Background: TPP riboswitch aptamer (THI element) from a Syntrophomonadaceae bacterium, 99 nucleotides, folded computationally. Lineage of the source: Bacteria > Bacillota > Clostridia > Eubacteriales > Syntrophomonadaceae.

RNA sequence: AACGCUCCAUGGGGGUGCCGAUAAGGCUGAGAGGUGUAUACCAACCCUUGGAACCUGACCUGGGUAAUGCCAGCGGAGGGAAGUGGGCCGAGAAUAUAC
Repeated sequence: AACGCUCCAUGGGGGUGCCGAUAAGGCUGAGAGGUGUAUACCAACCCUUGGAACCUGACCUGGGUAAUGCCAGCGGAGGGAAGUGGGCCGAGAAUAUAC
């Protein structure tokens, strides 16, 4: 120097389900929120090609639950956002060269 963890800033991508009486509340999860409502926007969270964030397959298959992508398979399948800059630590560590 490169690289890695982590923090900050910023570009981009993504989902927002089930039960309940359109309630309170309950389940899983990082995230199930708000406004608006044909859309969409904002916040938080996650992901950003070394890509399982997320979508298709899928009104799928098996298991389980009050119910649900709740769990597993599917998945050595197909898609999917060009990320960028800086700080700390690893570290005056490793390697090379010269003396």
Overview:
The coordinates come from a structure-prediction model, not an experiment, and the mean pLDDT is 76. Its Rfam family is "TPP riboswitch aptamer (THI element)". Gene Ontology term of the family: thiamine pyrophosphate binding.